[in-house]
Molecule: Bacterial RNase P class A
Organism: Piscinibacter sp.
RNA sequence: GAAGCAAGCCAGACCGCCGCUGGCACGAGAUCCGAAAGGAUGUGCUGGAGGAAGGUCCGGACUGCGCAGGGCGGCGUAGCAGCUAACGGCUGUCCACCGUGAGGUGAGGAUCAGAGCAACAGAGACGAGUCGGUGUGUGGGCCGCGAGGUUCAUGCGCCGGGUGAAACGGGCAAUCUCUACGCGCAGCAAUACCAAAUAGGCACACAGUGACCUGGCCCGGGGAGUGUGCGGGUAGGUAGCACCGAGCCGUCGCAGCGAUGCACGGCCCAGACGAAUGGCGGUCACGGCGGGGCGCUCGCAAGGGCGUACCGCCGCACAGAAUCCGGCCUAUCGGCUCGCUUCACUU
Numbered sequence: 001g002a003a004g005c006a007a008g009c010c011a012g013a014c015c016g017c018c019g020c021u022g023g024c025a026c027g028a029g030a031u032c033c034g035a036a037a038g039g040a041u042g043u044g045c046u047g048g049a050g051g052a053a054g055g056u057c058c059g060g061a062c063u064g065c066g067c068a069g070g071g072c073g074g075c076g077u078a079g080c081a082g083c084u085a086a087c088g089g090c091u092g093u094c095c096a097c098c099g100u101g102a103g104g105u106g107a108g109g110a111u112c113a114g115a116g117c118a119a120c121a122g123a124g125a126c127g128a129g130u131c132g133g134u135g136u137g138u139g140g141g142c143c144g145c146g147a148g149g150u151u152c153a154u155g156c157g158c159c160g161g162g163u164g165a166a167a168c169g170g171g172c173a174a175u176c177u178c179u180a181c182g183c184g185c186a187g188c189a190a191u192a193c194c195a196a197a198u199a200g201g202c203a204c205a206c207a208g209u210g211a212c213c214u215g216g217c218c219c220g221g222g223g224a225g226u227g228u229g230c231g232g233g234u235a236g237g238u239a240g241c242a243c244c245g246a247g248c249c250g251u252c253g254c255a256g257c258g259a260u261g262c263a264c265g266g267c268c269c270a271g272a273c274g275a276a277u278g279g280c281g282g283u284c285a286c287g288g289c290g291g292g293g294c295g296c297u298c299g300c301a302a303g304g305g306c307g308u309a310c311c312g313c314c315g316c317a318c319a320g321a322a323u324c325c326g327g328c329c330u331a332u333c334g335g336c337u338c339g340c341u342u343c344a345c346u347u
Stems, first nucleotide, its partner, number of pairs: 001343005007337004012284007020048007030041004050318001054329002057327005062187004074183005079093005094108001095106004109178002114176002116172002131160013191239004201230006212222003247267005253262003286315006293308006
């Protein structure tokens, strides 16, 4: 210098104006919406998206189901040791494979408990035996006077080419199965509380000896239910829910190879439900393209390459919290830092 490996980080900065939204204070109240419960309206201060807020894949917190205990079934996980609230996550390590290497990848328990499976080729593919050659025994046929020869069938022994990933010896558990371990089910539209109108329900009182209605009373008229209380559910509202927490930040602290744990110091850090976190302008930064100036360099030349003041234009990714947290996976313009490997060159 080139090509790589691995880990971590950033995700434009600042200023002005106008907006949205949570909390606190002013604050006694006032006004508005609502039957109520409850909510809204002003000013000031202050907080206000992410590394993935995403997919909703895994694990937990939390809530309800009778307190979640046992059996059957089902689902999941799988070397070994650890970390953790927990995990299918993470760390270390062994083994196998890939890479020259730094490193990367891995559903990596069990096939003498049982079952199942194997394309093409091959005589034969999971049950054992089968094909060819050969030796020998037995039986039968034929030839021969006979010794014997030949042939067929069959038992036993030996040898073997070829096929194929694999041939009386193995493989596959990412086929069922077995073993060990884990999991009760449903989920914030969980769940708890407050609570109309209307229609049912229950209790009591009154009621054709007229309750009740008809403007307060009487007459007259109508007239069969009327009134009060309770209870459940719905609309609606509030809480859950913005958190003193598996919390965040820092440390040349301690233990550990590490994941991680502990200690010390500091901090309180978004929160809605028509769902806030934005818009405009300016300056600077970054990237790309174009213009033209200068410098170096290649070339005979035309022209090309590299660097750099300057000007103009364009761009600035993936993506938007919804009960919360730990992971995994996926998306992502561009840039930075540390460590390491291989190759080439120079000293």